[in-house]
A computed fold for a 480-nucleotide part of an RNA from a metagenome, annotated as small-subunit ribosomal RNA, 3' major domain. Model confidence (mean pLDDT): 82 of 100. Rfam family: Bacterial small subunit ribosomal RNA. Gene Ontology terms of the family: ribosome and structural constituent of ribosome.
Context: one part of a larger RNA
RNA sequence: UGACGGGGGUCCGCACAAGCGGUGGAACAUGUGGUUUAAUUCGACACUACGCGAGGAACCUUACCUAGGUUUGACAUGUGGUCGCUACCGGUAGAAACACUGGGUUCUGUGGAAACACAGACGGCUACACAGGUGCUGCAUGGCUGUCGUCAGCUCGUGUCGUGAGAUGUUGGGUUAAGUCCUUUAACGAGCGCAACCCUUGCUGUCAGUUGCUAAUCCGAAAGGAAGCACUCUGAUGGGACUGCCUGGGAAACCAGGAGGAAGGUGGGGAUGACGUCAAGUCCUCAUGGCCCUUAUACCUAGGGCUGCACACGUGUUACAAUGGCGAGUACAACGGGAUGCUAAGUCGCGAGAUGGAGCAAAUCCUAUCAAAACUCGUCUAAGUUCGGAUUGAAGUCUGCAAUUCGACUUCAUGAAGUUGAAAUCGCUAGUAAUCGCGUAUCAGAACGACGCGGUGAAUACGUUCUCGGACCUUGUACA
Repeated sequence: UGACGGGGGUCCGCACAAGCGGUGGAACAUGUGGUUUAAUUCGACACUACGCGAGGAACCUUACCUAGGUUUGACAUGUGGUCGCUACCGGUAGAAACACUGGGUUCUGUGGAAACACAGACGGCUACACAGGUGCUGCAUGGCUGUCGUCAGCUCGUGUCGUGAGAUGUUGGGUUAAGUCCUUUAACGAGCGCAACCCUUGCUGUCAGUUGCUAAUCCGAAAGGAAGCACUCUGAUGGGACUGCCUGGGAAACCAGGAGGAAGGUGGGGAUGACGUCAAGUCCUCAUGGCCCUUAUACCUAGGGCUGCACACGUGUUACAAUGGCGAGUACAACGGGAUGCUAAGUCGCGAGAUGGAGCAAAUCCUAUCAAAACUCGUCUAAGUUCGGAUUGAAGUCUGCAAUUCGACUUCAUGAAGUUGAAAUCGCUAGUAAUCGCGUAUCAGAACGACGCGGUGAAUACGUUCUCGGACCUUGUACA
């Protein structure tokens, strides 16, 4: 100087407390461990692994296993030799790759009447340099990432003090979300962080007015059209909030309250992550040193596996019901996506869907009359039920070369566990929790996951004694 203390002081955080809803019990989905297997590819392991890499394993992916094959190779560059083919269309055997075979049969330039010769392009074969490796080492590395932590810290120059390591500044008194600011001061300044500048949301002016909108006017039964750009909205550019004003406190910084205001003291949300820590993670994104394989640890193909199942754990979904289930009626969104696409009206089917083909490269058309919870009416009456839907049988639909291992969905039948869950444990402070549906990426098909969007919409916070984590000052230390 740090680190640590079941030392002290001050302070903060959904850290506790106050509340609301869960997990832990059930079934299922998914990941992991274990076990099994020819293989169940690999990585990730307290917080910071476990719906994680994977934003989507039937084939492909795919790295694993079995079997059949190839060896200048599936891919790149170069050199020598040789041939004129190749692409494409068939046939035979085969699981395919591949093998055999038939048809097909180069191009450009120069010279030349032509045959042909030379040169080049392209392709095949052959020989060699080499290719190739998701093989090892993340403890050789770059890059990227997690975490402490969006915590308020981490340092430097000059000066001063100290023999020196170092100290000071950065401490003290206040204040703040903040090393934020004020004040004091052997310090005076500065840098990286904080804040602001950026995006979005909340109010508003101006400009613009179609595909958007409709107050007044006309036409029309209505939809809508004419007309208009007032309003809504869209999107470009401005304004607006600064403790600016008032009161009180204070030396100041600032704090408490008030006014006006759409908004008030960082307005809400996001992006943004200092010096560093964990030899943290990744050689399987990519790049890369070293080592290793080179008729195989490379490459092609078929089938299988990654989905196996006495079990254990994590994360979720659906429930156990009456604040509910079922039936009928009836309202109101936002974000998005669309050409190998979104797909309307109409018709058929109980339905998944089929048929059909209008419109739309989209403020125009479609998804989608865009929602569901909500609301109104009826029924069920406390039951393993009109709760719950697992499982299983049958019949189907769709995607796709192909749904057996191994897809999603529909209909009929079946109707399991489950009556609110021990010890323990998680999230959340406001348009939040809870609850309800919708969209997107990936994607032929395949979400209860992920990422977004809006609808309805709470309770509680006395407080900082305690638990956990962190910051600053101080103290002890046989630790570095």